About this RNA: Predicted 3D model of a 325-nucleotide RNA (Bacterial RNase P class A) from a bovine gut metagenome. It matches the Rfam family "Bacterial RNase P class A". It is annotated as a ribozyme. The sequence is in RNAcentral, with records from MGnify.
RNA sequence: GAGUCGGUCAGGCGGUCGCGGGCAGAAAUGCCUGAGGAAAGUCCGAGCCCCGCAGGGCAGAAUAGCAGUUAACGGCUGCCGAGGGUGACCUUAGGGAAAGUGCAACAGAGAGAUACCGCCGCAUCUUGCGGUAAGGGUGGAAAGGCGAGGUAAGAGCUCACCGGUCUCAUGGGAACAUCGAGAUCCUGUAAACCCUAUUCGGAGCAACGCUGAAUGCAGCAAUACAUCGGCCCGGUGUGCUGCGAAAAGCGGCUGGAGCGCAGGGAGCGAUCCCGCGUCGAGAUAGAUGACCGUCCACGACAGAACUCGGCUUACCGACCGACUC
Repeated sequence: GAGUCGGUCAGGCGGUCGCGGGCAGAAAUGCCUGAGGAAAGUCCGAGCCCCGCAGGGCAGAAUAGCAGUUAACGGCUGCCGAGGGUGACCUUAGGGAAAGUGCAACAGAGAGAUACCGCCGCAUCUUGCGGUAAGGGUGGAAAGGCGAGGUAAGAGCUCACCGGUCUCAUGGGAACAUCGAGAUCCUGUAAACCCUAUUCGGAGCAACGCUGAAUGCAGCAAUACAUCGGCCCGGUGUGCUGCGAAAAGCGGCUGGAGCGCAGGGAGCGAUCCCGCGUCGAGAUAGAUGACCGUCCACGACAGAACUCGGCUUACCGACCGACUC
RNA backbone atom coordinates (compact mmCIF):
# COMPACT_ATOMS: atom_id res chain seq x y z
C1' G A 1 0.00 0.00 0.00
C1' A A 2 -3.87 -3.54 -1.05
C1' G A 3 -7.17 -6.74 1.40
C1' U A 4 -9.95 -10.67 4.85
C1' C A 5 -12.74 -11.48 9.32
C1' G A 6 -15.04 -9.90 13.95
C1' G A 7 -16.93 -5.97 17.04
C1' U A 8 -18.50 -0.87 18.96
C1' C A 9 -20.86 3.92 18.19
C1' A A 10 -25.07 6.27 15.44
C1' G A 11 -23.74 14.02 16.89
C1' G A 12 -22.14 15.79 22.18
C1' C A 13 -23.10 19.40 26.21
C1' G A 14 -26.25 23.34 28.50
C1' G A 15 -30.96 26.13 28.77
C1' U A 16 -36.45 27.37 27.89
C1' C A 17 -41.30 25.63 26.55
C1' G A 18 -44.54 21.41 25.34
C1' C A 19 -46.34 16.04 25.34
C1' G A 20 -46.72 10.29 27.43
C1' G A 21 -45.78 7.49 32.09
C1' G A 22 -44.51 7.01 37.44
C1' C A 23 -44.07 9.00 42.50
C1' A A 24 -45.31 12.84 46.26
C1' G A 25 -49.09 16.52 47.41
C1' A A 26 -55.78 18.65 49.36
C1' A A 27 -54.35 21.65 45.34
C1' A A 28 -50.97 24.72 42.92
C1' U A 29 -46.92 22.25 41.73
C1' G A 30 -42.32 19.50 42.30
C1' C A 31 -39.08 15.36 41.23
C1' C A 32 -37.83 11.09 38.15
C1' U A 33 -38.28 8.86 33.39
C1' G A 34 -39.49 8.40 27.91
C1' A A 35 -37.55 4.46 20.77
C1' G A 36 -33.90 1.20 17.49
C1' G A 37 -29.66 -1.44 15.73
C1' A A 38 -32.56 -2.36 12.79
C1' A A 39 -38.50 -0.38 16.62
C1' A A 40 -38.86 -2.34 9.52
C1' G A 41 -40.14 -6.95 6.35
C1' U A 42 -43.64 -10.35 9.10
C1' C A 43 -39.73 -14.86 6.63
C1' C A 44 -38.72 -18.89 10.51
C1' G A 45 -38.91 -20.63 15.93
C1' A A 46 -41.09 -20.04 20.87
C1' G A 47 -43.77 -17.99 25.29
C1' C A 48 -48.82 -16.54 26.40
C1' C A 49 -53.96 -17.32 25.08
C1' C A 50 -58.65 -19.24 22.91
C1' C A 51 -60.89 -23.11 19.86
C1' G A 52 -60.35 -28.25 18.38
C1' C A 53 -58.52 -33.20 19.58
C1' A A 54 -60.11 -41.84 20.90
C1' G A 55 -56.85 -44.05 17.36
C1' G A 56 -55.07 -44.72 12.28
C1' G A 57 -54.46 -43.18 7.20
C1' C A 58 -54.62 -39.90 2.69
C1' A A 59 -53.73 -35.10 0.80
C1' G A 60 -50.77 -30.65 1.56
C1' A A 61 -46.50 -27.84 3.40
C1' A A 62 -41.51 -27.44 5.21
C1' U A 63 -36.67 -29.48 5.82
C1' A A 64 -32.51 -32.67 3.58
C1' G A 65 -23.90 -34.24 4.65
C1' C A 66 -22.27 -35.33 10.10
C1' A A 67 -21.89 -33.81 15.11
C1' G A 68 -23.04 -30.16 18.55
C1' U A 69 -25.74 -25.84 20.61
C1' U A 70 -30.59 -24.09 22.34
C1' A A 71 -36.80 -23.32 25.56
C1' A A 72 -37.21 -24.04 20.24
C1' C A 73 -35.84 -23.34 15.10
C1' G A 74 -35.63 -24.01 8.54
C1' G A 75 -31.13 -20.20 13.30
C1' C A 76 -26.10 -20.58 15.03
C1' U A 77 -21.15 -23.23 15.76
C1' G A 78 -17.48 -26.84 14.42
C1' C A 79 -16.21 -30.56 11.03
C1' C A 80 -16.73 -33.50 6.17
C1' G A 81 -17.57 -33.19 0.77
C1' A A 82 -17.76 -29.77 -3.57
C1' G A 83 -16.42 -24.90 -5.76
C1' G A 84 -13.56 -20.02 -5.73
C1' G A 85 -9.13 -17.10 -4.00
C1' U A 86 -1.47 -16.46 -4.21
C1' G A 87 -3.39 -15.88 0.84
C1' A A 88 -6.19 -14.26 5.33
C1' C A 89 -10.77 -16.32 3.95
C1' C A 90 -15.41 -16.89 1.19
C1' U A 91 -19.67 -19.66 -1.14
C1' U A 92 -22.72 -24.06 -0.91
C1' A A 93 -31.11 -25.19 -3.19
C1' G A 94 -25.00 -31.15 -0.21
C1' G A 95 -30.83 -37.54 0.30
C1' G A 96 -32.21 -40.93 -4.06
C1' A A 97 -31.03 -41.36 -11.52
C1' A A 98 -29.18 -50.06 -10.12
C1' A A 99 -38.38 -48.08 -8.16
C1' G A 100 -40.99 -46.01 -12.25
C1' U A 101 -42.35 -42.08 -15.84
C1' G A 102 -40.79 -37.88 -18.52
C1' C A 103 -37.41 -34.34 -20.82
C1' A A 104 -32.58 -33.22 -23.48
C1' A A 105 -34.01 -26.69 -27.69
C1' C A 106 -30.76 -25.80 -32.20
C1' A A 107 -27.34 -28.79 -34.75
C1' G A 108 -26.88 -33.90 -35.87
C1' A A 109 -28.22 -40.15 -39.21
C1' G A 110 -28.88 -40.95 -34.03
C1' A A 111 -29.85 -37.92 -27.26
C1' G A 112 -29.95 -45.33 -24.17
C1' A A 113 -29.59 -46.76 -28.57
C1' U A 114 -29.23 -44.58 -33.68
C1' A A 115 -25.43 -46.21 -39.31
C1' C A 116 -24.70 -39.74 -42.50
C1' C A 117 -19.51 -40.25 -44.18
C1' G A 118 -15.98 -43.99 -43.40
C1' C A 119 -14.32 -49.29 -42.38
C1' C A 120 -15.36 -54.81 -43.20
C1' G A 121 -18.12 -58.94 -45.55
C1' C A 122 -21.53 -60.68 -49.29
C1' A A 123 -24.26 -59.99 -53.78
C1' U A 124 -27.35 -59.50 -59.22
C1' C A 125 -21.06 -54.45 -57.70
C1' U A 126 -21.68 -46.06 -60.28
C1' U A 127 -25.95 -49.80 -56.28
C1' G A 128 -28.15 -52.91 -52.46
C1' C A 129 -28.11 -56.02 -47.94
C1' G A 130 -25.63 -57.29 -43.46
C1' G A 131 -21.76 -56.28 -39.65
C1' U A 132 -19.28 -52.21 -37.05
C1' A A 133 -19.06 -46.91 -32.55
C1' A A 134 -12.05 -47.82 -33.78
C1' G A 135 -11.73 -42.85 -37.48
C1' G A 136 -14.64 -38.23 -39.49
C1' G A 137 -18.78 -34.87 -38.75
C1' U A 138 -22.91 -32.43 -35.11
C1' G A 139 -23.42 -31.15 -30.12
C1' G A 140 -22.85 -28.91 -23.46
C1' A A 141 -23.13 -34.27 -23.65
C1' A A 142 -22.50 -39.78 -28.59
C1' A A 143 -21.71 -46.99 -25.21
C1' G A 144 -16.65 -44.06 -18.70
C1' G A 145 -11.11 -42.93 -20.48
C1' C A 146 -6.63 -45.03 -22.45
C1' G A 147 -3.22 -48.90 -24.19
C1' A A 148 -2.70 -54.01 -25.55
C1' G A 149 -4.86 -58.57 -27.04
C1' G A 150 -8.53 -60.01 -30.28
C1' U A 151 -11.26 -59.65 -35.15
C1' A A 152 -13.29 -59.92 -41.83
C1' A A 153 -13.64 -54.98 -39.72
C1' G A 154 -14.79 -53.77 -34.90
C1' A A 155 -16.71 -53.60 -29.98
C1' G A 156 -15.45 -54.10 -21.90
C1' C A 157 -15.55 -58.99 -26.22
C1' U A 158 -10.91 -60.06 -22.88
C1' C A 159 -6.78 -58.03 -19.90
C1' A A 160 -3.65 -54.09 -17.40
C1' C A 161 -3.94 -49.04 -15.71
C1' C A 162 -7.06 -44.66 -14.53
C1' G A 163 -12.01 -42.42 -13.14
C1' G A 164 -17.13 -43.34 -11.16
C1' U A 165 -20.43 -46.53 -8.31
C1' C A 166 -21.21 -50.67 -4.95
C1' U A 167 -19.29 -54.40 -1.20
C1' C A 168 -15.48 -55.49 2.27
C1' A A 169 -11.04 -54.05 5.07
C1' U A 170 -8.36 -50.15 7.73
C1' G A 171 -8.65 -45.16 10.22
C1' G A 172 -12.39 -41.79 12.38
C1' G A 173 -17.68 -40.78 17.43
C1' A A 174 -19.92 -39.60 12.52
C1' A A 175 -20.27 -37.28 7.70
C1' C A 176 -16.04 -39.20 5.33
C1' A A 177 -10.97 -40.64 3.94
C1' U A 178 -7.36 -44.57 1.79
C1' C A 179 -0.85 -45.51 -3.56
C1' G A 180 -5.83 -51.49 0.47
C1' A A 181 -8.90 -55.91 -1.64
C1' G A 182 -13.03 -57.39 -4.63
C1' A A 183 -17.31 -56.61 -7.97
C1' U A 184 -18.42 -54.21 -13.10
C1' C A 185 -24.98 -52.59 -13.13
C1' C A 186 -21.31 -46.63 -15.82
C1' U A 187 -25.00 -39.99 -20.62
C1' G A 188 -27.24 -35.88 -18.07
C1' U A 189 -31.48 -33.92 -15.55
C1' A A 190 -35.02 -34.72 -9.08
C1' A A 191 -34.26 -25.32 -8.64
C1' A A 192 -39.12 -32.33 -13.90
C1' C A 193 -42.92 -35.56 -11.94
C1' C A 194 -41.65 -38.87 -8.42
C1' C A 195 -39.42 -41.95 -4.24
C1' U A 196 -37.27 -41.97 0.89
C1' A A 197 -36.68 -39.92 5.91
C1' U A 198 -38.06 -36.29 9.64
C1' U A 199 -41.42 -32.43 11.42
C1' C A 200 -46.23 -29.98 11.20
C1' G A 201 -54.23 -29.31 14.31
C1' G A 202 -56.21 -24.00 13.67
C1' A A 203 -56.30 -18.86 15.02
C1' G A 204 -53.68 -14.59 16.98
C1' C A 205 -53.16 -9.25 22.17
C1' A A 206 -58.57 -6.06 17.62
C1' A A 207 -55.85 -13.11 21.36
C1' C A 208 -58.14 -13.64 25.91
C1' G A 209 -60.18 -12.62 31.17
C1' C A 210 -63.21 -9.44 34.55
C1' U A 211 -66.91 -5.48 35.54
C1' G A 212 -70.92 -3.68 32.93
C1' A A 213 -75.03 1.41 31.13
C1' A A 214 -79.25 1.90 27.55
C1' U A 215 -82.86 -0.82 24.82
C1' G A 216 -85.37 -6.09 24.98
C1' C A 217 -87.88 -10.70 27.12
C1' A A 218 -89.98 -13.42 31.36
C1' G A 219 -91.68 -13.63 36.47
C1' C A 220 -93.46 -11.16 41.24
C1' A A 221 -98.23 -16.50 44.59
C1' A A 222 -103.19 -13.70 49.55
C1' U A 223 -97.37 -8.74 49.09
C1' A A 224 -95.68 -2.51 48.11
C1' C A 225 -96.74 2.43 45.49
C1' A A 226 -99.14 5.21 41.43
C1' U A 227 -102.96 5.14 37.68
C1' C A 228 -107.57 3.27 34.84
C1' G A 229 -113.83 8.79 38.14
C1' G A 230 -115.86 4.93 44.39
C1' C A 231 -114.94 -0.76 45.36
C1' C A 232 -113.45 -5.89 43.39
C1' C A 233 -111.19 -8.55 39.30
C1' G A 234 -108.07 -7.25 35.50
C1' G A 235 -104.60 -4.00 32.75
C1' U A 236 -100.47 -0.32 32.62
C1' G A 237 -96.29 2.06 34.91
C1' U A 238 -92.64 2.29 38.94
C1' G A 239 -89.90 -1.18 41.83
C1' C A 240 -87.60 -6.04 42.61
C1' U A 241 -85.68 -10.82 40.60
C1' G A 242 -83.88 -13.71 36.46
C1' C A 243 -82.34 -14.22 31.23
C1' G A 244 -80.32 -11.94 27.11
C1' A A 245 -77.69 -7.83 25.15
C1' A A 246 -73.44 -5.11 25.03
C1' A A 247 -71.94 1.27 25.09
C1' A A 248 -67.94 1.85 28.06
C1' G A 249 -64.14 0.74 31.63
C1' C A 250 -60.29 -2.35 33.94
C1' G A 251 -56.86 -6.24 33.40
C1' G A 252 -53.64 -8.72 29.76
C1' C A 253 -48.93 -4.55 29.40
C1' U A 254 -44.02 -5.15 30.43
C1' G A 255 -39.06 -7.87 35.76
C1' G A 256 -38.08 -11.20 31.47
C1' A A 257 -35.66 -18.30 28.41
C1' G A 258 -34.19 -9.91 30.88
C1' C A 259 -29.71 -6.78 30.14
C1' G A 260 -24.29 -5.61 31.15
C1' C A 261 -19.21 -7.26 32.75
C1' A A 262 -11.49 -5.91 29.53
C1' G A 263 -14.74 -10.91 36.50
C1' G A 264 -13.68 -16.59 37.23
C1' G A 265 -14.35 -21.51 35.01
C1' A A 266 -15.64 -25.59 30.79
C1' G A 267 -15.38 -25.73 25.35
C1' C A 268 -11.70 -24.87 18.89
C1' G A 269 -16.56 -22.58 18.77
C1' A A 270 -21.92 -21.69 19.01
C1' U A 271 -22.95 -21.98 24.02
C1' C A 272 -23.11 -23.22 29.21
C1' C A 273 -22.00 -22.73 34.75
C1' C A 274 -20.68 -19.43 38.81
C1' G A 275 -20.03 -14.43 40.64
C1' C A 276 -20.97 -9.18 40.57
C1' G A 277 -23.84 -5.19 38.81
C1' U A 278 -28.49 -3.33 36.88
C1' C A 279 -34.18 -1.99 35.95
C1' G A 280 -33.82 0.53 30.58
C1' A A 281 -41.16 3.52 27.18
C1' G A 282 -45.89 1.16 28.06
C1' A A 283 -49.43 4.80 24.91
C1' U A 284 -54.89 3.39 23.01
C1' A A 285 -56.10 7.56 18.17
C1' G A 286 -51.91 6.73 20.22
C1' A A 287 -46.32 10.90 23.99
C1' U A 288 -41.02 10.75 22.59
C1' G A 289 -41.27 17.42 19.90
C1' A A 290 -39.92 22.74 19.07
C1' C A 291 -36.62 26.79 19.86
C1' C A 292 -31.95 29.05 21.63
C1' G A 293 -26.63 28.83 22.85
C1' U A 294 -22.06 26.20 22.11
C1' C A 295 -18.40 22.54 20.06
C1' C A 296 -16.95 19.15 16.13
C1' A A 297 -15.57 14.95 12.20
C1' C A 298 -21.78 18.81 10.42
C1' G A 299 -24.88 13.92 11.68
C1' A A 300 -27.34 8.05 7.48
C1' C A 301 -31.35 4.48 7.57
C1' A A 302 -35.37 5.03 10.18
C1' G A 303 -40.29 5.58 14.67
C1' A A 304 -42.31 1.20 19.87
C1' A A 305 -48.12 -0.91 20.04
C1' C A 306 -48.21 -8.46 23.94
C1' U A 307 -43.18 -10.34 24.67
C1' C A 308 -38.71 -13.01 23.46
C1' G A 309 -34.72 -15.97 20.07
C1' G A 310 -33.12 -15.68 14.97
C1' C A 311 -33.03 -14.46 9.68
C1' U A 312 -33.46 -10.80 5.85
C1' U A 313 -33.50 -5.87 4.09
C1' A A 314 -32.12 -0.24 4.77
C1' C A 315 -28.00 2.79 6.57
C1' C A 316 -23.80 9.46 6.33
C1' G A 317 -19.82 8.04 8.49
C1' A A 318 -16.26 7.22 12.70
C1' C A 319 -13.46 3.92 15.70
C1' C A 320 -11.28 -0.77 17.84
C1' G A 321 -9.19 -5.77 17.54
C1' A A 322 -7.19 -10.19 14.98
C1' C A 323 -5.12 -11.85 10.49
C1' U A 324 -3.28 -12.13 5.02
C1' C A 325 -0.51 -10.65 0.58